[in-house]
Background: RNAcentral holds the sequence, with entries from ENA. This is a predicted structure of a 1523-nucleotide RNA (small-subunit ribosomal RNA) from an uncultured prokaryote. Its Rfam family is "Bacterial small subunit ribosomal RNA". The prediction has a mean pLDDT of 83.
RNA sequence: AGAGUUUGAUCAUGGCUCAGAAUGAACGCUGGCGGCGUGCUUAACACAUGCAAGUCGUACGAGAACGCUUCAGCUUGCUGAAGCUAGUAAAGUGGCGCACGGGUGAGUAACGCGUGGGUAAUCUACCUUCGAAUCGGGGAUAACUUCGCGAAAGCGGGGCUAAUACCGGAUAACAUCUAUUGGGUUCCGGUCUUUAAGAUCAAAGGUGGCCUCUACAUGUAAGCUACCGUUCGAGGAUGAGCCCGCGUACCAUUAGCUUGUUGGUGGGGUAACGGCCUACCAAGGCCACGAUGGUUAGCUGGUCUGAGAGGAUGAUCAGCCACACUGGAACUGACAUACGGUCCAGACUCCUACGGGAGGCAGCAGUGAGGAAUUUUGCGCAAUGGGGGAAACCCUGACGCAGCAACGCCGGGUGAGUGAUGAAGGCCUUCGGGUCGUAAAGCUCUGUCAAGUGGGAAGAACCGCCGUAAGGUUAAUACCCUUAUGGUCUGACGGUACCACUGAAGGAAGCACCGGCUAACUCCGUGCCAGCAGCCGCGGUAAUACGGGGGGUGCAAGCGUUAUUCGGAAUUAUUGGGGCGUAAAGGGAGCGCAGGCGGUCCUGCAGGUCAGAUGUGAAAGCCCGGGGCUUAACCCCGGAAGUGCAUUUGAAACCGCUGGACUUGAGUAUGGGAGAGGGUAGUGGAAUUCCUGGUGUAGAGGUGAAAUUCGUAGAUAUCAGGAGGAACACCGGUGGCGAAGGCGACUACCUGGACCAAUACUGACGCUGAGGCUCGAAGGCGUGGGGAGCAAACAGGAUUAGAUACCCUGGUAGUCCACGCAGUAAACGUUGUUCACUAGGUGUAGCGGGUAUUGAUUCCUGCUGUGCCGCAGUUAACGCAUUAAGUGAACCGCCUGGGGAGUACGGUCGCAAGACUAAAACUCAAAGAAAUUGACGGGGGCCCGCACAAGCGGUGGAGCAUGUGGUUUAAUUCGACGCAAUGCGCAGAAUUUUACCUGGGCUUGACAUCCUGAGAAUUUCUACGAAAGUAGAGAGUGCCCUUCGGGGAAUUCAGUGACAGGUGCUGCAUGGCUGUCGUCAGCUCGUGUCGUGAGAUGUUGGGUUAAGUCCCGCAACGAGCGCAACCCCUAUCUUUAGUUACCAUCAUUCAGUUGGGGACUCUAGAAGAUACUGCCCCGGUCAACGGGGAGGAAGGUGGGGAUGACGUCAAGUCCUCAUGGCCCUUAUGCCCAGGGCUACACACGUGCUACAAUGGGCGGUACAGAGGGUCGCGACACUGCGAGGUGGAGCCAACCCCUUAAAGCCGUUCUUAGUUCGGAUUGGAGUCUGCAACUCGACUCCAUGAAGCUGGAAUCGCUAGUAAUCGCGGAUCAGCAUGCCGCGGUGAAUACGUUCCCGGGCCUUGUACACACCGCCCGUCACAUCACGAAAGCUGGCUGCACUAGAAGUCGCUGGGCUAACCCUUCGGGGAGGCAGGUGCCGAAAGUGUGGUUGGCGAUUGGGGUGAAGUCGUAACAAGGUA
Repeated sequence: AGAGUUUGAUCAUGGCUCAGAAUGAACGCUGGCGGCGUGCUUAACACAUGCAAGUCGUACGAGAACGCUUCAGCUUGCUGAAGCUAGUAAAGUGGCGCACGGGUGAGUAACGCGUGGGUAAUCUACCUUCGAAUCGGGGAUAACUUCGCGAAAGCGGGGCUAAUACCGGAUAACAUCUAUUGGGUUCCGGUCUUUAAGAUCAAAGGUGGCCUCUACAUGUAAGCUACCGUUCGAGGAUGAGCCCGCGUACCAUUAGCUUGUUGGUGGGGUAACGGCCUACCAAGGCCACGAUGGUUAGCUGGUCUGAGAGGAUGAUCAGCCACACUGGAACUGACAUACGGUCCAGACUCCUACGGGAGGCAGCAGUGAGGAAUUUUGCGCAAUGGGGGAAACCCUGACGCAGCAACGCCGGGUGAGUGAUGAAGGCCUUCGGGUCGUAAAGCUCUGUCAAGUGGGAAGAACCGCCGUAAGGUUAAUACCCUUAUGGUCUGACGGUACCACUGAAGGAAGCACCGGCUAACUCCGUGCCAGCAGCCGCGGUAAUACGGGGGGUGCAAGCGUUAUUCGGAAUUAUUGGGGCGUAAAGGGAGCGCAGGCGGUCCUGCAGGUCAGAUGUGAAAGCCCGGGGCUUAACCCCGGAAGUGCAUUUGAAACCGCUGGACUUGAGUAUGGGAGAGGGUAGUGGAAUUCCUGGUGUAGAGGUGAAAUUCGUAGAUAUCAGGAGGAACACCGGUGGCGAAGGCGACUACCUGGACCAAUACUGACGCUGAGGCUCGAAGGCGUGGGGAGCAAACAGGAUUAGAUACCCUGGUAGUCCACGCAGUAAACGUUGUUCACUAGGUGUAGCGGGUAUUGAUUCCUGCUGUGCCGCAGUUAACGCAUUAAGUGAACCGCCUGGGGAGUACGGUCGCAAGACUAAAACUCAAAGAAAUUGACGGGGGCCCGCACAAGCGGUGGAGCAUGUGGUUUAAUUCGACGCAAUGCGCAGAAUUUUACCUGGGCUUGACAUCCUGAGAAUUUCUACGAAAGUAGAGAGUGCCCUUCGGGGAAUUCAGUGACAGGUGCUGCAUGGCUGUCGUCAGCUCGUGUCGUGAGAUGUUGGGUUAAGUCCCGCAACGAGCGCAACCCCUAUCUUUAGUUACCAUCAUUCAGUUGGGGACUCUAGAAGAUACUGCCCCGGUCAACGGGGAGGAAGGUGGGGAUGACGUCAAGUCCUCAUGGCCCUUAUGCCCAGGGCUACACACGUGCUACAAUGGGCGGUACAGAGGGUCGCGACACUGCGAGGUGGAGCCAACCCCUUAAAGCCGUUCUUAGUUCGGAUUGGAGUCUGCAACUCGACUCCAUGAAGCUGGAAUCGCUAGUAAUCGCGGAUCAGCAUGCCGCGGUGAAUACGUUCCCGGGCCUUGUACACACCGCCCGUCACAUCACGAAAGCUGGCUGCACUAGAAGUCGCUGGGCUAACCCUUCGGGGAGGCAGGUGCCGAAAGUGUGGUUGGCGAUUGGGGUGAAGUCGUAACAAGGUA
């Protein structure tokens, strides 16, 4: 620091996901040690048991027992007494403590917390300093005793007694209060100090010691003294209360809240201010800078993350707050409204004798429950700290330790060196090897940890005690106190840390991952199954993605997963850290309150701002520097930092405020012209329709074509007149006006704004604008009018598969007017308003200035508006570009993935329709923008092709042949399926072929290699059998070497196993070959240039061509594969050559028959020539090229062939061959016989023969080319009607044979008929091939003589030696040809042309397609499922208001009952004060009624999401077929 994922690819937008760090964690697998930490995040759920707060006898009274000793009595094992136990235990009065420490986070959105202040509005026990004092009395009461009640808890009555308990009195101030005098200070509220007078308020003793003074006189008391305590006052310290500024979560789908409410006065209350409380008075107070309400939450130092700013969090440690079963209340006290106190109410648990009682672990352990989940009912007060005490000491689940847990962090181990035969074994393999791997074994060492044995700390110093010394006090060298010093006492952890020794490599490694992101690869299994997955995505027979093995990578006593937080995410953007034309996003427009921002100059102030200083910012933590544990974690010390707040001192530029001035921003006045700007009233003509009348006759209207409709009752057409409503042709223009919506005949009136020119005036008066107000197209709603035309709905007619549409005929709301409502639009420039700045060019509208002109007018120029082009700049690109989307400033609005959804609920508005505001659950990994390359279009342009057209002949109808489908079958083997399968593989299925079926057999095999044994090879016969074969009997002994035993090669048989074999599967694992687009003219590259890029350019453009053929132009210049040419055949000629071909001249013959010839034809084994737009004319850009002409055998590629670019179709072929993988192995292999591939209601393709006279039959007669031939072609002769047969010459072929070519020509017959056409079918008789023609061959003869009279829709071929027609040959082949491949003969017609159909090429355009239109894609319905809304109602939580009733308790009133202290008293009593009781206000839980709010459930219902192959249509994307 980035990466993956939208696309065919690209760029940007945008979401999702990953890599990092972290955790009080949990789960899975695994687990050896130590140190330091941490450990109920859930049920503030309920709790058994033990412990967690006591202490003081130096405050007080009283005071046991067990036991022991002694003594007495005596019924010798009991009773009694004394002493010790012991002034002990336990209990009580009293003091201090219990408000600390410890726990938890329910509540709380608050002065609760944080931070900084205030308290002149306050309190503070214990501690400390100072001053003063501690006098003298009184009456009770617990304990105890006795009586009573009760199950218990406990309670009551009588009696006795003490105090540092309680109560008077005295004294007292610098205390408090009242009034008084002066002064200082002040924030004018007070406060400090001073003077004088009056009133009021205290106390308690205890312990130790001493005898100087006094008394008794031993010593003690008074007294003195020390210490502790007590009281009053003034300070300090500490702690606490209260108040204030600032900060402190979310929701506006919470907008208004408030009656003690806000303030005042009097009173009360408090430690203290205060509506804190009360009476009266006033009517205030809070709020858009968010009141009130709701939801959530303890706050902070800090912690985690981050570069930081931030974000998240608030365990452990520390500060504050709140709470202690739930709610309320006070008491005591310095402090509580009190965790281990009290009272009341409630819920729950327990005890009970049923009458009543007891309890509160959110203290430490522990239990149950909940939960994914969190420990021992441990040891000790040795240390630190706390309470009490004079102290010893006691208490202390605070704390210190130990235990459990890999929960976290840190540390150290599980060995080190050497060791190649690269062992065995595993895995892989191309079978060679590679890898695990120096890894192991082996050899040589070491000794951490663990184990055992032995030793063994620090943490301990106070205090106390025993000494010594000094000081203080005192009369005192006593006592006491203080200080110093020596000794002594005290350890839970723990025989722990640590050290030494012993033996021993011995006891100690796992987990996750290995498709990309992301480090790490192979084999097997599985076969869209099982499964994986964080995202993209893997799995449908070769899975580096599933499961296992091997190997590897990463981390390591851990490793992964899950959850959560931050980061990456610049993806809420304060940060030089975002945007809004088209990606999400500018409000429909204006006016304008608040708010924000604001021109130039001067003065002052000092709020902001800046600088310095001071205080604070607790400690811990983070950071830095040191130090201590062997290191580290951890701990200790010091520093820095803490960006903040407050106070204070200064500065005065800027912002702000105050005052003054200015004119450029803004505005006003004057003069002009322009304009569909707005409103009202009036007027006008054209047109449509209707009415009346005339003329006139059969149609009109409408459409793609029609029909509905109108019309003989007179339409349409035409003329005249009239009525009525609406809209204003031409002008008219990217012209004008308006804020937008919008505005279009003319005239008048009323009225708004902008612009231009020139001066004058005001003096910042400005810009924007949340809420608010106003305007706001069309359509809609209400009331009342109006209604010509048009026209939703509706009706009819068409179209159509349907047509609730498009088209047509009608037609109502509406459209128009008036007055209201509504408030939305693609209200768009998809671009908020304002201001400033930043090249130009060219139109146009308005106004002005100048120049020229007689003038129309021209040119130059200024301002304002409105367009186009374009530079810089900008933008993802497209584009924008002085009318910015550029560069800046100000303010407002809006956005944050797609869908759900602009929806639900709630609220506001509306008559309604609806509008505004506006979510969530759930779901997807995309959705979207711009541009690129293709493909496609019922888009456009140009061009080509037997593509159409023009022609000729066919197919489709018939019969037959052949192939296919289908059906049938034991099998009808398999493949090929639009063009580009179907006379195709098959250039030839009777057997063989043959792969199929039935049956019979074989199992190392029909075939190959190796091993062992036997035998030469080979071959004959017999039996059985359908054959294969089985069984038996014979014949026969080769070649090479030899040491004669044998061995080798070749071959046969038998055996053994490796293996053979497979036309079995996969053409979607492949090679090779082939088809097709298409012989179409295309397909690319290098360099350069352009573009962020995909890509473009080149290859486009203008011409031209059969052609990306060539020329010209051009940011391109070149090149390659294709085109063309080079190759073959053919057409002309030359040379060469002349047999088997040829014959002009010479001779000869029936005959080129023979001699001869080398001229001709022909042949070819060969070599050449010719054709190139070369020449002429014209056109064209002086080009390419085109048109015409000459010459020429041939003319513009002369004709034909071979030749097939990059690629497409997962096209075809595993059954030609080759081949990976899989499968079969006495069978899916091999052999054999028979059958099948030849079936037959049917359908299709390709052909043959015909339907006849351009013909059929018969007779005569002429002319080819190219091929083939020895298991062959076969002359010739004979024979048969014929197919053929018999004999057989010649020929290995320019020699002989196949071989008579046929159509044609000549003659004759038939005469339009199902025929003398046509030949199917069938019967009979034959021939040939072959082992064999039944299934199932071809041919011949005789007989038979079917359909068919030119073929519907549709469709095919062909442009010249072509179509058509005629025959001939060949391959295959024993035989079999209408097929295929070739050959020649005869030999046409037509092409105006490119509108249309099909296919193709180039350019361009649109696109939501890219598997590319056979594409994509929408909605209803049906089914399943998920979440949500509505819903009669049912049921909870919280809460408001009103009322009922009202516990405990404080306070007020009362207090006739009771009453110790004080006062008075006549001693009877009275008074003061108090208590019980009563009563009033307040008041918790509770109840009743009625609201609000928020959940749950809910028959039914509504839309939404998702789902595999469902149904119906085809709405959108191309002009998407109606933009």